[in-house]
RNA sequence: GGGCCCUUGGAUUAGUGGAAGAUCGUUCGCUUGGCAUGCGAAAGGCCGCGGGUUCAAUUCCCGCAGGGUCCA
Numbered sequence: 001g002g003g004c005c006c007u008u009g010g011a012u013u014a015g016u017g018g019a020a021g022a023u024c025g026u027u028c029g030c031u032u033g034g035c036a037u038g039c040g041a042a043a044g045g046c047c048g049c050g051g052g053u054u055c056a057a058u059u060c061c062c063g064c065a066g067g068g069u070c071c072a
Base pairs, nucleotide, nucleotide: 001071002070003069004068005067006066007065010024011023012022013021018055026042027041028040029039030038048064049063050062051061052060
C1' cells in the first nucleotide's frame, strides 16, 4: 500500500427496510433469623462518525475512524 471481516445498553452478543431483543451484571421488591439461591420488576442502547438512496435506514450504498485477519 491492497483484499476481506467486525463496530448494537457496563460486559458478551442476536437481529430485521416500518415495534431494538437475549444472557450476565446493576437497582428495587418477595422469599430467609441472616446470607446465598430462587422468583418478580425496573433503569440503562438516539445501533462507531459523516453523507447518500428511500415515504421510511440499526438494516442498502459511499467515505472516514477504530479493531481483527490475509497478501505485498
Transfer RNA from a Promethearchaeota archaeon, 72 nucleotides, folded computationally. Its Rfam family is "tRNA". Rfam's curators write: Transfer RNA (tRNA) molecules are approximately 80 nucleotides in length. Its mean pLDDT, the model's own confidence on a scale to 100, is 81. The same sequence occurs in records of 2 taxa.